A computed fold for a 73-nucleotide RNA from an uncultured Candidatus Berkelbacteria bacterium, annotated as transfer RNA. Its mean pLDDT, the model's own confidence on a scale to 100, is 81. It matches the Rfam family "tRNA". It is annotated as a transfer RNA. Rfam describes the family as follows. Transfer RNA (tRNA) molecules are approximately 80 nucleotides in length.
[in-house]
């Protein structure tokens, strides 16, 4: 230098064809227990990498850019 594939909660991923974002597990509180674990309830937690389009509506599509892996040269 050119090709593909990914980028989403503190980590690990879903979210399949555009209609207000989820799960496991981790934090927190509450139960439960002499207590701790374990169970059970609840809760908190995202500018969907970033910057522009399209649309009534965008994680989703479209163009750039970062960055990660992997192929070619």
């Nucleotide at each position: 230098g050119g090709g593909g594939u990914c980028u989403u909660a503190g980590c690990u991923c879903a979210g399949c064809u555009g209609g207000u974002a989820g799960a496991g597990c981790g934090u927190c509180u509450g139960g439960u227990u002499u207590g701790c674990a374990u169970c059970c309830a609840g809760a908190a937690g995202g500018u969907c990498a970033c910057c522009g389009g399209u649309u009534c509506g965008a994680g989703c599509c479209c163009g750039g850019u970062a960055g990660a892996c992997u192929c070619c040269a």

Source information: It was read from a public genome assembly.